[in-house]
RNA sequence: GCUGAUGUGGCUCAAAGGCAGAGCGGCUCACUCGUAAUGAGCAGGUUGUCGGUUCAAUUCCGAUCAUCAGCUCCA
Numbered sequence: 001g002c003u004g005a006u007g008u009g010g011c012u013c014a015a016a017g018g019c020a021g022a023g024c025g026g027c028u029c030a031c032u033c034g035u036a037a038u039g040a041g042c043a044g045g046u047u048g049u050c051g052g053u054u055c056a057a058u059u060c061c062g063a064u065c066a067u068c069a070g071c072u073c074c075a
Stems, first nucleotide, its partner, number of pairs: 001071007010024004018055001026042005048064005
C1' cells in the first nucleotide's frame, strides 16, 4: 500500500427498511433476625464519525476513523 471483518446502554450481544431490545451489572422496594438468593419496579443509547438514498435507515450506498485478520511491494 491492497483486501476482508467488526464498531449498538458500564460489559457481552440482538434487532437485515417501520416505536432501539435482551442477559449481566447499577439503583429503589418487597421478602429475611441479617446477608445472599428470589420477586417487582426504575435509570442508563443522539446505533464510531460525516454525507447520500428513502415517507421512514442500526439496517441500503459512499467517504472517513479505530480495532482485528490476511496479502503484497519498495528502499
Predicted 3D model of a 75-nucleotide RNA (transfer RNA) from a Clostridia bacterium. Lineage of the source: Bacteria > Bacillati > Bacillota > Clostridia.